[in-house]
RNA sequence: ACCAAUGUUUUCUAGGGUUCCGAACCGCCUCGACGCGGUUGCCUGGUCCGAGAGAAAACGCAUCGGGAAUACCGGUGUACACGGCGGGAGAAAAGCCCGGGAGAA
Numbered sequence: 001a002c003c004a005a006u007g008u009u010u011u012c013u014a015g016g017g018u019u020c021c022g023a024a025c026c027g028c029c030u031c032g033a034c035g036c037g038g039u040u041g042c043c044u045g046g047u048c049c050g051a052g053a054g055a056a057a058a059c060g061c062a063u064c065g066g067g068a069a070u071a072c073c074g075g076u077g078u079a080c081a082c083g084g085c086g087g088g089a090g091a092a093a094a095g096c097c098c099g100g101g102a103g104a105a
Stems, first nucleotide, its partner, number of pairs: 007059006015049002020046002022043001023040006060078007080100001082103001086098003
């Protein structure tokens, strides 16, 4: 320097904005209520998005034991991981994607 491998999915959380719901404010209608429209995410929230370096589970893989057995059951393992700017998607934004990137040690 190069090649291969260090896995996948689901649920949740940190986090995120504002499509929808709700909320607040304003306006219209009305005796009033209901209803309709607009504005606001430096509106707590529900829907929604959501971690390589967060959690849990299932599966997969490796290995050991039992077993006639590639069946099945059980044990163990599945490491480490500092990180911009900028761009992208969606309604919009983000620890999402570019990206275990650039870079650093």
Background:
Predicted 3D model of a 105-nucleotide RNA (Guanidine-I riboswitch aptamer) from Paenibacillus ginsengihumi DSM 21568. The coordinates come from a structure-prediction model, not an experiment, and the mean pLDDT is 84. Taxonomically the source falls in Paenibacillus ginsengihumi (Bacteria, Bacillota, Bacilli, Caryophanales). The sequence was found by an Rfam model in a public genome assembly. It matches the Rfam family "Guanidine-I riboswitch aptamer". Rfam describes the family as follows. This family represents a conserved RNA structure found upstream of the ykkC and yxkD genes in Bacillus subtilis and related genes in other bacteria. Its family is annotated with regulation of gene expression in the Gene Ontology. A reference for the family is Barrick et al. (2004), "New RNA motifs suggest an expanded scope for riboswitches in bacterial genetic control", Proc Natl Acad Sci U S A. The model forms 100% of the base pairs in the Rfam consensus.